[in-house]
RNA sequence: GCGUCCAUGAUGUAGCCCGGUAGCCUGCUGCCUUGCCAUGGCGGAAGCGGGGGUUCAAAUCCCCCUGGACGCU
Numbered sequence: 001g002c003g004u005c006c007a008u009g010a011u012g013u014a015g016c017c018c019g020g021u022a023g024c025c026u027g028c029u030g031c032c033u034u035g036c037c038a039u040g041g042c043g044g045a046a047g048c049g050g051g052g053g054u055u056c057a058a059a060u061c062c063c064c065c066u067g068g069a070c071g072c073u
Base pairs, nucleotide, nucleotide: 001072002071003070004069005068006067007066010026012024013023020056028044029043030042031041032040049065050064051063052062053061
């Protein structure tokens, strides 16, 4: 230098191919349960790496950038 893949709450991940309310686990937190703690039950906060384009509508499609992994020279 070229190519492929990856980036989603604090964490691990699904969803992307084929556009239509962003889901699950753990964690955090409020209430209930308990003599207290733990467990359990019911709620809550928190996320699409950045910019642009296409579209009625983009996590999803296209382009660029950033970061990471691998391969080729």
Molecule: transfer RNA
Organism: Telmatocola sphagniphila